Predicted 3D model of a 75-nucleotide RNA (transfer RNA) from a Candidatus Nomurabacteria bacterium. Rfam family: tRNA. It is annotated as a transfer RNA. Rfam's curators write: Transfer RNA (tRNA) molecules are approximately 80 nucleotides in length. The prediction has a mean pLDDT of 81.

RNA sequence: GCGGCUGUGGUGUAGCUGGCCUAACACAAUCCCCUGUCACGGGAUAGACCGAGGGUUCGAAUCCCUUCAGCCGCG
Numbered sequence: 001g002c003g004g005c006u007g008u009g010g011u012g013u014a015g016c017u018g019g020c021c022u023a024a025c026a027c028a029a030u031c032c033c034c035u036g037u038c039a040c041g042g043g044a045u046a047g048a049c050c051g052a053g054g055g056u057u058c059g060a061a062u063c064c065c066u067u068c069a070g071c072c073g074c075g
Stems, first nucleotide, its partner, number of pairs: 001074007010027004019058001029045005051067005
């Protein structure tokens, strides 16, 4: 330098054949119940608008372009 993959709440993932509207699940966090206390168990709540910018479209995390970071391969 060229090609490919990945980048979504604090963490790990799903969603990637564009529309179930206000992006789901687990763990973690906070609060409540339970308990003599802790843990376990039960319930509730908050938290990401999807790496960044632009475009297409009535509508994009999901398509297209540019770009950034990480990983892999080729030279």